[in-house]
Context: one part of a larger RNA
RNA sequence: GGACGAACGCUGGCGGCGUGCCUAACACAUGCAAGUCAAGGAGAAUUUUCCCUUCGGGGAAUUAGUAAACUGGCGCACGGGUGAGUAACGCGUAGGUAAUCUGCCCCAAUCUCUGACAUAACACCGAGAAAUCGGUGCUAAUAUCAGAUGAGGUCCCGACUUGUCGGGAUCAAAGGUUUCGGCUGGAUUGGGAUGAGCCUGCGUCUGAUUAGCUUGUUGGUGAGGUAACGGCUCACCAAGGCAACGAUCAGUAGCUGGUCUGAGAGGAUGAUCAGCCACACUGGAACUGAGACACGGUCCAGACUCCUACGGGAGGCAGCAGUGAGGAAUAUUGGUCAAUGGGGGAAACCCUGAACCAGCGACGCCGCGUGAAGGAUGAAGGGGCUUUGCCCUGUAAACUUCUGUCGGAAGGGAAGAAAAGCCCCUCAUGGGGGCUGGGACUGUACCUUCAAAGGAAGGAUCGGCUAACUACGUGCCAGCAGCCGCGGUAAUACGUAGGAUCCAAGCGUUGUCC
Numbered sequence: 001g002g003a004c005g006a007a008c009g010c011u012g013g014c015g016g017c018g019u020g021c022c023u024a025a026c027a028c029a030u031g032c033a034a035g036u037c038a039a040g041g042a043g044a045a046u047u048u049u050c051c052c053u054u055c056g057g058g059g060a061a062u063u064a065g066u067a068a069a070c071u072g073g074c075g076c077a078c079g080g081g082u083g084a085g086u087a088a089c090g091c092g093u094a095g096g097u098a099a100u101c102u103g104c105c106c107c108a109a110u111c112u113c114u115g116a117c118a119u120a121a122c123a124c125c126g127a128g129a130a131a132u133c134g135g136u137g138c139u140a141a142u143a144u145c146a147g148a149u150g151a152g153g154u155c156c157c158g159a160c161u162u163g164u165c166g167g168g169a170u171c172a173a174a175g176g177u178u179u180c181g182g183c184u185g186g187a188u189u190g191g192g193a194u195g196a197g198c199c200u201g202c203g204u205c206u207g208a209u210u211a212g213c214u215u216g217u218u219g220g221u222g223a224g225g226u227a228a229c230g231g232c233u234c235a236c237c238a239a240g241g242c243a244a245c246g247a248u249c250a251g252u253a254g255c256u257g258g259u260c261u262g263a264g265a266g267g268a269u270g271a272u273c274a275g276c277c278a279c280a281c282u283g284g285a286a287c288u289g290a291g292a293c294a295c296g297g298u299c300c301a302g303a304c305u306c307c308u309a310c311g312g313g314a315g316g317c318a319g320c321a322g323u324g325a326g327g328a329a330u331a332u333u334g335g336u337c338a339a340u341g342g343g344g345g346a347a348a349c350c351c352u353g354a355a356c357c358a359g360c361g362a363c364g365c366c367g368c369g370u371g372a373a374g375g376a377u378g379a380a381g382g383g384g385c386u387u388u389g390c391c392c393u394g395u396a397a398a399c400u401u402c403u404g405u406c407g408g409a410a411g412g413g414a415a416g417a418a419a420a421g422c423c424c425c426u427c428a429u430g431g432g433g434g435c436u437g438g439g440a441c442u443g444u445a446c447c448u449u450c451a452a453a454g455g456a457a458g459g460a461u462c463g464g465c466u467a468a469c470u471a472c473g474u475g476c477c478a479g480c481a482g483c484c485g486c487g488g489u490a491a492u493a494c495g496u497a498g499g500a501u502c503c504a505a506g507c508g509u510u511g512u513c514c
Stems, first nucleotide, its partner, number of pairs: 001514004006510005013368006019361002021326001026324003030321003035074003039071002048061005081279003090204008100196002105192008113147004122137006152171009175184003205251003212242003217239008254276004258269004281302005304315004332358001334357003340354001341352004371402004381393005406455001408450005416441001421435006458503005463484003469498005479486002
């Protein structure tokens, strides 16, 4: 000198774009953050209208096959958070997989036949404070099960021309809708795309005041297991394997693209954004599934908190807000799904604290303003002195003439919107045209008009380094200080004042890095 997710002191007008718990991976009240559905059975209420009425009420239609539940499908493994752990094939880079899997999506081929047993919802009964649970009875499906078929897959056998043929065994399915043209699903197989698993070369902090480490350890055979290779696991056999080119141990740490600095080499760093990894109160485990050993799923153990009728139960903000605590220190319990994207759905649409916006903070960067031109009785006031006066403040002010950014008031007023729906045309899962329609931000940005210099400047420094000097007070006191050093009676170094210098909505101080 530069930089910062900064903090502190003094000060503070506006806008744009960014950015904001670096500490306790500490504990969390409250609300929201993952639902949705032309499969299925069952199915309200309120409202309104009508009828009957013993005036208490009852019945029918509508609301509506809607709401809220239930079975089933898909999603919940994405998106979002955090960096505790990890010195590792974790990450980066270059490869391998003839050792593998891949839902939804695309292409191609073949099929989609016949039956059956249940169960939730529901009704009744019961247990319990609750959470919830039990019994009996009824019912459906794209839930479940059995049979058939096998283009095809898998396994076995045989033949030969070694990639073909033949034989045997085994493995499927689910319908819905229809204007009967079809549309949409289901099953098997092959290929693609995407995503993932695994393996390998090289690179990846400090310590030798850590020198030896290892028994599933190193290798083999066989078996089990996995989507898959493999001591991954097990039995047996052999005695190996790593290490001064640093094993083991200890400490520290998520890694990278990048970021900061530097002429570069390098050094430091890993906030925001993007890729990968790991974690989800702590530890362990599996289930379901194409995919998890699963943040808002299950089970077990533990600590903690809460409810309890003491028998027993409930919970997990390192999602978005918010609270307490810690701390020098870090924001609103906001709006909308309008756009972009995601889940479900044929679609309308629903959900979405992802996202887009708004709010708060000079936290940072950038831009603008706080007026401009003229104006010497060099006014008054203040300060200084060589004191009839002179010098500084100073064109500064007053005064004259202008301008109108920002702020204020009034009026107009966007882009961000593509779609979807309806109609028409067409070469028809598509394309084109027309109409309707639709914005949280927002009556915002922007534009015009009006009045009005009016509402908008401070901070640090002035001995040398280092730009900027005098007066008074103080008297080794009070104090200053980055270094050298100032202060003991004329202090340009302390305090105040006047003046000056440097930056400027900031200026200084502190901390950290180069």